[in-house]
RNA sequence: CCGCACUAGACGGGGAGUUAGCGGUGCCCUGCACUCGCAAUCCGCUGUAGCGAGGUACAAUCCCCGUCCUGAGGCAGACUAUCUGUGAGGUUUGGUCUGAAUACGGAGCGUUGAUAGUCGGGUCCCGUGCAAUCGAAAGUCGUGAAUCAUGUCAGAUCUUGACGGAAGCAGCAUUAAGCGAAAUUUUCGAUGUGCCGCGGGGAAACCUGAAAGGAGCCACCGACGCAGAGCCCACUCGGAGGCAGCUGUCGAAGGAUGGGUGUGCGG
Numbered sequence: 001c002c003g004c005a006c007u008a009g010a011c012g013g014g015g016a017g018u019u020a021g022c023g024g025u026g027c028c029c030u031g032c033a034c035u036c037g038c039a040a041u042c043c044g045c046u047g048u049a050g051c052g053a054g055g056u057a058c059a060a061u062c063c064c065c066g067u068c069c070u071g072a073g074g075c076a077g078a079c080u081a082u083c084u085g086u087g088a089g090g091u092u093u094g095g096u097c098u099g100a101a102u103a104c105g106g107a108g109c110g111u112u113g114a115u116a117g118u119c120g121g122g123u124c125c126c127g128u129g130c131a132a133u134c135g136a137a138a139g140u141c142g143u144g145a146a147u148c149a150u151g152u153c154a155g156a157u158c159u160u161g162a163c164g165g166a167a168g169c170a171g172c173a174u175u176a177a178g179c180g181a182a183a184u185u186u187u188c189g190a191u192g193u194g195c196c197g198c199g200g201g202g203a204a205a206c207c208u209g210a211a212a213g214g215a216g217c218c219a220c221c222g223a224c225g226c227a228g229a230g231c232c233c234a235c236u237c238g239g240a241g242g243c244a245g246c247u248g249u250c251g252a253a254g255g256a257u258g259g260g261u262g263u264g265c266g267g
Base pairs, nucleotide, nucleotide: 001267002266003265004264005263006262010056011055012030013029014028015027020046021045022044023043024042034054035053036052037051038050063260064259065258066257067256068255069254073250074249075248076247077246079245080244082242083241084240086238087237088236089235092234094233095232096229097228098227099226102223104222105221106220108217109216118210119209120208121207122206123205124201125200126199127198128197129196130194131193132191133190134189135188136187137186138185140181141180142179143178149174150173151172152171157166158165159164
C1' cells in the first nucleotide's frame, strides 16, 4: 500500500418554551438523516446529561477537530418608515359649508349714453265718478179673479100700458194681487272686478319720460381676505396590531481549506 473481517464514532440539527440544569415527547425552521416502547396535571438523566431493546453501512469525499465564506429561520431591543383599524382635538382658517365684504381676471351691460343726482308721471293710500260682475226692484212678454175688478153682457130675471129702463149669471176681452219666461231697457245697492277718469296725499322701493352730465356698472364664475359652523375627508397627538429596515443574539443546511484517527488476519 492492497484484500477480508471487526470496532470507536455515526445513523440528523437548530429556535422558542418548559426546567436548578441537560435531553426528549409537543410547537416552529431546515431537510441527505434506522426501527420499536415511555413521556406535558410530563418521561428520563446529572454537565459523562434522555432511558430501555433491536438494527444498518463503515476508518473514510460518509467519523472527529480547527479556520474562512455563505446563511434558512427564531428571539430581544429601541428607532425609522409604512399600512390597517381605534380614541381625542375646530385659536388646525387644510378640503367643505354659511354670512357679510373687496373688485384683480373672465363673462355680461354701457358713447344707439354707465353710476349718482334733479324734475314729472305710474305702481301705492284716501275720497269720488264710470264701466264690469252680482243682487233687488221697475219695465217687456205670457198666464191670470166661480164668488167679495172693469167693460160688453147671449139666455134668463125685475119693472112699465107701451116706448124704454134696472140689476146682472155664463162666455169673451182688458186688468189687480199672484205665478212664470227672456235678457234688450231703467233705478237702487254691493265688491279680493278694471291696460278707466277726477281730486288730494305720499318715508322708502320699483318702473317710465324729460333736461343736464360724461364712463363706468355688475358681483354670475374664478381670485383675495374677515367672521363663524364642522370630526365627513385631510392634518396633529395618543395607544394597539401587521409588514419592512437597524442593532444585538442563537443558528440548521451548504461550500472552501488544513489536520487527525483504530483492531485482527493475510498478501